RNA sequence: ACGCGCUGGCGGGAUCGGUGAAAUUCCGAACCGGCGGUGAUCCGACGCGAAAGCAUCGGUAAGCCCGCGACCCGGACGUCUUCGGACGGACGGUGGACCUGGUGAAAAUCCGGGGCCGACGGUUGAUCAGGACGGCGUCAUGCCGCCCCGGUCAGACAGUCCGGAUGGGAGACAGCGCGU
Numbered sequence: 001a002c003g004c005g006c007u008g009g010c011g012g013g014a015u016c017g018g019u020g021a022a023a024u025u026c027c028g029a030a031c032c033g034g035c036g037g038u039g040a041u042c043c044g045a046c047g048c049g050a051a052a053g054c055a056u057c058g059g060u061a062a063g064c065c066c067g068c069g070a071c072c073c074g075g076a077c078g079u080c081u082u083c084g085g086a087c088g089g090a091c092g093g094u095g096g097a098c099c100u101g102g103u104g105a106a107a108a109u110c111c112g113g114g115g116c117c118g119a120c121g122g123u124u125g126a127u128c129a130g131g132a133c134g135g136c137g138u139c140a141u142g143c144c145g146c147c148c149c150g151g152u153c154a155g156a157c158a159g160u161c162c163g164g165a166u167g168g169g170a171g172a173c174a175g176c177g178c179g180u
Stems, first nucleotide, its partner, number of pairs: 001180008010171001015029004030160002032118002034068004042059004047054002063116002072093003077088004098114005120163003124154005130149002133145004
C1' cells in the first nucleotide's frame, strides 16, 4: 500500500419586503445546492532550468455531464405471529434542470454572459338549531365563550415555514484484528 472481518462516531443548505381578511406559499428582489466519478482551474511539495516554463506527487475544482442516495411503486427471501398480519428486505421500476461566446490539442466542468431545476403531506377567513370543551344559571328548558373535531361558502399556489426526520442514506474517515 492492498484485501477481508469487526467496532466507532461523522454524514445538506437557504429570506426579506409589498399586496391582502389571511401568504417566509402570490408579486418583487435575494439566498441555498448531499455523495462518488470526470474536470485542462488554483494551491503546495520536490527535481531540472538564468528565466519563462516542463515533469512527477498531493490537495482543490459541476445543483442542471455520468452514476449513487432520499421520497414513491412493486418485491424474491427471512424472522415473528393472537394466523388478521407485523417487521426487515436483496433486486427492479420511477426519479428535476444548460445554452452561448472566449481560451485551448481537448470544455455542457475553466473565464465572461444569459437562463433553468428543486419530491410527498400540511399550512386562510367567514359561518353553522351540529359534536366536544370551559364558565354562569335552572326542577327542567337555557345563556355566553371557544375554532379542538365536523359541515357549508369563498379563498392563497412553498427549494428557504411545519411534518415524516432525535429517521434513512450515498459515502468519507478512525480504531482493532487477520492475510498478502
Background: This is a predicted structure of a 180-nucleotide RNA (FMN riboswitch aptamer (RFN element)) from Paractinoplanes durhamensis. The model forms 100% of the base pairs in the Rfam consensus. Model confidence (mean pLDDT): 77 of 100. Its Rfam family is "FMN riboswitch aptamer (RFN element)". The literature on the family includes a 2002 paper in Nucleic Acids Res by Vitreschak et al., "Regulation of riboflavin biosynthesis and transport genes in bacteria by transcriptional and translational attenuation".